[in-house]
RNA sequence: UAGAGAGAAAGGCAAAAUCAUUGAAAAAUGAUGACGCAAAGCUAAAGGGGCUAAGGGAAUUUUUCUACGCCAGCCAGCUACCGUC
Numbered sequence: 001u002a003g004a005g006a007g008a009a010a011g012g013c014a015a016a017a018u019c020a021u022u023g024a025a026a027a028a029u030g031a032u033g034a035c036g037c038a039a040a041g042c043u044a045a046a047g048g049g050g051c052u053a054a055g056g057g058a059a060u061u062u063u064u065c066u067a068c069g070c071c072a073g074c075c076a077g078c079u080a081c082c083g084u085c
Stems, first nucleotide, its partner, number of pairs: 003085002005082001007081001012037002017032006035073001041078003047075002049071003055066004
């Protein structure tokens, strides 16, 4: 330097749930909490996919369409620790 690997050592992140706040909602932030993660770091008009539908459109008595809103802990792109092999 390159590759491997939950990965010895040093560490890191934080699911669900609950409470508070914001939001039309999806969801986000903070606290508690750890399901798990070798990228559960960053990127959402660089790509695919998913969620919501306030507003707007269409249909007509109630439905449907729409994202420059949201999700990266869905795939993906970029970057990265190790005195382990």
A computed fold for an 85-nucleotide RNA from Sediminibacillus halophilus, annotated as c-di-GMP-I riboswitch aptamer. NCBI's taxonomy places the organism under Bacteria, Bacillota, Bacilli, Caryophanales, Sediminibacillus. The sequence is in RNAcentral, with records from ENA and Ribocentre.